[in-house]
RNA sequence: UACAGAUCGUUGGACGCGGCGAAGGCCAAUUAACCUGGUCAGGGGGGAAACCCAGCAGCCACAUGUUGUCACCUACGGGUGUGUCCAGCGGUCUGAUUCU
Numbered sequence: 001u002a003c004a005g006a007u008c009g010u011u012g013g014a015c016g017c018g019g020c021g022a023a024g025g026c027c028a029a030u031u032a033a034c035c036u037g038g039u040c041a042g043g044g045g046g047g048a049a050a051c052c053c054a055g056c057a058g059c060c061a062c063a064u065g066u067u068g069u070c071a072c073c074u075a076c077g078g079g080u081g082u083g084u085c086c087a088g089c090g091g092u093c094u095g096a097u098u099c100u
Base pairs, nucleotide, nucleotide: 001096003095004094005093006092007091008090009089010088011087012086013085014084015083016082017081018080020077021076023074024073025072027068028067029066030065036061037060038059039058044053045052046051
């Protein structure tokens, strides 16, 4: 020393595992004066009557919305932890070469 190898540190990238975050799904609760459904007291209409019709409130169910949850599934994210590999940079050592 524009060389080769080893090792350490550091930066970046890829792959994997873990962790965190938020989103959707699953689960649960709750949620409709009327413009959802069922049952429809009262009242209303039809009928000679038996009955029938529409149907408010109430009740029930879900739609939708909201809330919650350890865990599970799906994909996502990073100034997340770690391992392996690759590349760049720097340090140290060894070898080789050159000069003094």